[in-house]
RNA sequence: GCAAACCGUUGGAAACAGCGGGACGCAAAGCUAUGGGGGCUAAGGCGCUUGCGCUAAGCCAGCCCGGCCGCCG
Numbered sequence: 001g002c003a004a005a006c007c008g009u010u011g012g013a014a015a016c017a018g019c020g021g022g023a024c025g026c027a028a029a030g031c032u033a034u035g036g037g038g039g040c041u042a043a044g045g046c047g048c049u050u051g052c053g054c055u056a057a058g059c060c061a062g063c064c065c066g067g068c069c070g071c072c073g
Stems, first nucleotide, its partner, number of pairs: 001026002006021006024062001030068003035065003038060003044055005
């Protein structure tokens, strides 16, 4: 310096995100999801036995590797 869970509020079908509070952690917890792997959701679409299955073009960079750009010694 940043800010997990949780709480409030706004957006969203959801996952989740923004803002405020709050600190579990982080020596890149800065950026990149159109570099690769992995994970979450399933609105729409498809299928059927009609309430379930599959599916990302939605999301996670605080899951890992890589890339980009920085700080301290």
The RNA shown here (c-di-GMP-I riboswitch aptamer) has 73 nucleotides and comes from uncultured Lachnoclostridium sp. The coordinates come from a structure-prediction model, not an experiment, and the mean pLDDT is 87. Of the family's consensus pairs, 100% are formed in the model. The sequence is in RNAcentral, with records from MGnify. Lineage of the source: Bacteria > Clostridia > Lachnospirales > Lachnospiraceae > Lachnoclostridium. It matches the Rfam family "c-di-GMP-I riboswitch aptamer". Its family is annotated with cyclic-di-GMP binding in the Gene Ontology.